Two RNAs folded together computationally: RNase P RNA and transfer RNA, 443 nucleotides in total. The coordinates come from a structure-prediction model, not an experiment, and the mean pLDDT is 75. Rfam match: Bacterial RNase P class A. From the family's description: Ribonuclease P (RNase P) is a ubiquitous endoribonuclease, found in archaea, bacteria and eukarya as well as chloroplasts and mitochondria. The family's RNA type in Rfam is ribozyme.
């Protein structure tokens, strides 16, 4: 110095000044009167993200009744831990990739039982002999019997592999190693990993195919769901002994109702205002202390948007960031404030889009000392 | 806000239930036929299966993301 691999950090800026938007706290003002609310005014103070976005999971709150059990459904799937939970997240393990740092993984089971494995090829699951190898016979450059799967051809995959040994040729037919089985024993909470022994030397592939096994799942969502005003026709007509409680089904189980009727269907009529939900939270900063780590405990501090068609912009000046040309240890001139992109009850994730600038640490190469 | 289909030739739309040739019908292009058209028959071009990954030997089909376009309830 190039290149590469994993984290963190910020969020195109800062001050000052005008005009101009929301909200919040004081002031004080308008209407026939009070008062809520409304409008304006003055002063201060606050005011979009790292993803606010997709809407792909998880809760927190809300209501349905008090949400039980079961089928069917959907989701996860190595071990072990974080977390309110999760399909997140961290350590670990195996397997793959890469020279390494690292990266990825949809990662239970294939002897529960069903279904595929097309074409080619002799054959694709307990199948099989095209070419070849050996032996015998025979009407002999050819046929026919037998034995063979070590050798070649097919195919993604061929009923274990490399090497000697034996054999007519040849095979786990012997035999070392590798590999499958069953075991034993140490290490680790495990998952898995060393180590040794015995062996019938063999029972193929696919589960993001059905399907088994293990966990976890009530149902809908702020347009949830409350309060207050205000207005009309607390309307009419039909059905009616059960009817409602809502993923589907069943089973318990609960509410109203039973001719003075509950629901349920149709038809007509009013309102569509205003307030809350609405930000104190599984919060945030900063310290310590346990731990590899996610992250937990204490302490100390702090309250940073709350909108309702839905709010932060313009413009000026000076520093600062960055691009560019030019002279050349620096000064100068010009240009920009960038991509992706704006909260809608809130939180913890993933996913995707994305400009620039910083910081760490760690690997490969070179090159100098 | 929830739930649910789609995307294939120029247009409609099949393709079950993965097997290697991806099809029909209109339409376009060229031939026969007619004085000429239309009709009718022959015949022929034309497809990155919306995009990207991964699963398998092997993907239009199975999964997983992205992006469009639609129907339903509230």
């Nucleotide at each position: 110095c190039g290149g590469g691999u994993g984290g963190g950090g910020u969020g195109u800026g800062a001050u000052g000044g005008u005009c101009g938007c929301g909200g919040c706290g004081c002031g004080a003002c308008g209407g026939c009167u009070g008062g809520a609310a409304c409008g304006a005014c003055g002063c201060g103070u606050c005011g979009a993200g790292g993803a606010a976005a997709g809407u792909c999971c998880g809760a927190g709150c809300u209501c349905c009744a008090c949400a039980g059990g079961g089928c069917a459904g959907a989701c996860u799937g190595c071990c072990a831990g974080g977390u309110a939970a999760c399909g997140c997240c961290u350590g670990g393990g195996c397997g793959c990739c890469g020279c390494a740092a690292g990266g990825c993984g949809a990662c239970g089971g294939a002897c529960a039982g069903g279904g595929c494995c097309a074409c080619a090829g002799a054959a694709a699951a307990c199948a099989a002999a095209c070419c070849g190898c050996c032996c015998g016979g025979c009407u002999c450059a050819g046929c026919c019997g037998g034995g063979u799967a070590a050798g070649g051809g097919u195919g993604a995959a061929a009923c274990g592999g490399u090497g000697g040994g034996g054999u007519a040729a040849g095979a786990g037919c012997c035999c070392a190693c590798c590999g499958c089985g069953c075991g034993a024993u140490c290490g680790g909470c495990a998952a898995c990993g060393g180590u040794g022994g015995c062996g019938g030397c063999a029972c193929g592939g696919c589960g993001a195919c059905c399907c088994c096994c293990a966990g976890u799942c009530g149902g809908a969502g702020c347009a949830a769901g409350g309060c207050c005003a205000a207005a009309u026709a607390g309307g009419c007509a039909g059905c009616g002994a059960g009817a409602c409680c809502c993923g589907g089904c069943c089973c318990g189980g609960g509410u109203c109702g039973a001719u003075u009727g509950a629901g349920c269907u149709g038809c007509g009529g009013g309102u569509a205002g205003g307030c809350c939900g609405c930000a104190c939270g599984a919060g945030g900063u900063g310290g310590c202390u346990g731990g590899u780590g996610a992250c937990a405990g204490c302490c100390a501090u702090u309250c940073g948007a709350g909108a309702g068609a839905g709010a932060u912009g313009a413009c000026c000046a000076u520093c600062u960031g960055g691009c560019c040309g030019c002279c050349c240890c620096g000064g100068u001139g010009g240009c920009c404030a960038a991509a992706c992109a704006g909260a809608a009850c809130u939180c913890g994730g993933c996913u995707u889009a994305u400009g620039g600038c910083c910081c760490c640490a760690c690997c490969c190469g070179c090159u100098u000392c | 806000g929830g739930g649910u289909g789609g995307u294939u030739a120029g247009c409609u739309c099949a393709g079950c239930u993965g097997g290697u040739u991806a099809g029909a019908g209109c339409g376009c292009c060229g031939g026969u036929c007619u004085c000429a058209c239309a009709u009718a028959c022959c015949g022929g071009a034309g497809g990155u299966c919306a995009c990207a990954g991964g699963u398998u030997c092997g993907a239009g089909u199975c999964c997983u993301g992205u992006a469009c376009c639609g129907c339903c309830c509230a």